[in-house]
């Protein structure tokens, strides 16, 4: 210098100042005694004192995934979303371990949305001739057949040779684009050329044989010579998944209204009267749902230190200790000495010495695992 991993997140004293919880006090309420006053029981308070505790690594974002509550569910299938190399850990995970493969470093080490494109559909801007099935723009050939020319031969039909022309037509080496062109070098072969042949390599695809739980790695045969590339498109394939959240939900209960039920006034209807039934009104009783309020869930838990064991590790088991926030107009602060990291100025050759500044990033709200983003500085390993 890099490169992984842990850890801390300023400390030490004064002073004032907030929240819970618990003691005391003061205040009311009720009951004994009783002369204010004393004793008891209970309650409030946004009073006084005292005493215990009082924020994070991320408390954040609320991405995932659980615990827990409610409502819903026989069984299974479809629609819907998720995850996606493998092979373990967990209560679960999109997370962590430990491999595999493929990238990127000289290397410590890192990143990987990493199944299937040989079911199927469907896409590949722009460039380009062409973006997936072969096709041909420039270019090469033109052997064959044609058309012209020239010589030679002739049974006058025409053949043979030689040259041209690019007319049919034959080629994909080469150019020319792109992110991406349909194996790659060489020989050999053609008219010109091509896996057309053949070596060697590179790819697939099958098949033996070796390790490995396995993802896959090693060795070796055969094939046709070759098949793009996007699945974070649809799709297919395997597993997985109910819904809404502490504003979850549980108790307790006021005025006023509402709802239902008894009584008994009064009255109205049947009616000639009386009881009765049925209905209207106000009264009283007695039940009840919801709202304001209180109280609960609220923190002791997949919990944290330690030790030993098992496991490469994530993890886990076992014994010992410990208990560390619980608010609800929302607490966890401010100030000042000294000191330690760090910066700056001045002096000094320097070693140091004086002065000044000066600790991020952010703050619980049901809990926990976990990503992920922010962070001034500072310690320790291990490794290249």
């Nucleotide at each position: 210098a890099g490169c992984c991993g842990g850890c801390c997140a300023g400390g030490c004293g004064g002073c004032c100042g907030c929240g819970u919880g618990c003691c005391g006090g003061c205040c009311c309420u009720u009951c004994g005694u009783u002369u204010u006053g004393c004793g008891a029981a209970g309650g409030u308070g946004a009073c006084c004192g005292g005493u215990c505790c009082g924020a994070g690594g991320a408390a954040c974002g609320u991405c995932c995934g659980g615990g827990c509550u409610c409502c819903a569910c026989a069984g299974g299938g479809c629609a819907g979303g998720g995850u996606g190399c493998u092979g373990g850990g967990u209560a679960a995970c999109a997370c962590c371990c430990a491999g595999u493969c493929g990238g990127a470093g000289u290397g410590a080490u890192c990143c990987g949305c990493a199944g299937g494109a040989a079911a199927g559909u469907g896409c590949c801007a722009c460039a380009g001739a062409a973006a997936a099935c072969a096709g041909a723009c420039c270019g090469c050939c033109g052997a064959u057949g044609g058309c012209c020319g020239g010589c030679c031969g002739u049974u006058c039909g025409c053949g043979a040779c030689c040259g041209g022309c690019a007319c049919a037509g034959g080629c994909a080496a080469g150019g020319u684009u792109g992110a991406a062109a349909c194996g790659g070098u060489g020989c050999g072969g053609u008219a010109a050329g091509a896996g057309c042949g053949c070596a060697c390599c590179a790819g697939c695809g099958c098949c033996c044989g070796g390790g490995g739980u396995g993802a896959c790695c090693c060795g070796g045969g055969c094939g046709g010579c070759u098949c793009g590339g996007c699945a974070a498109a649809c799709c297919c394939c395997a597993c997985c998944c109910g819904g809404a959240g502490c504003a979850a939900g549980g108790c307790c209960a006021a005025a006023a209204g509402g709802g239902g039920g008894a009584g008994g006034g009064c009255u109205g209807c049947c009616c000639g009267c009386c009881c009765g039934c049925c209905g209207a009104c106000a009264c009283c009783c007695c039940c009840u749902g919801g709202u304001g309020g209180g109280c609960u869930g609220c923190u002791g838990g997949a919990g944290c230190c330690g030790g030993c064991a098992g496991g490469u590790a994530a993890c886990u088991g076992c014994c010992g200790g410990c208990c560390g926030a619980g608010a609800g107009g929302g607490a966890u602060g401010g100030c000042c000495g000294c000191c330690c990291a760090g910066g700056g100025c001045g002096c000094g050759c320097a070693a140091g010495c004086g002065c000044c500044u000066g600790g991020a990033c952010a703050g619980a709200a049901c809990c926990c695992g976990g990503c992920g983003u922010a962070c001034a500085g500072g310690c320790c390993g291990a490794c290249u």
This is a predicted structure of a 384-nucleotide RNA (Bacterial RNase P class A) from a soil metagenome. The prediction has a mean pLDDT of 78. It matches the Rfam family "Bacterial RNase P class A". Rfam classes the family as a ribozyme. The model forms 90% of the base pairs in the Rfam consensus.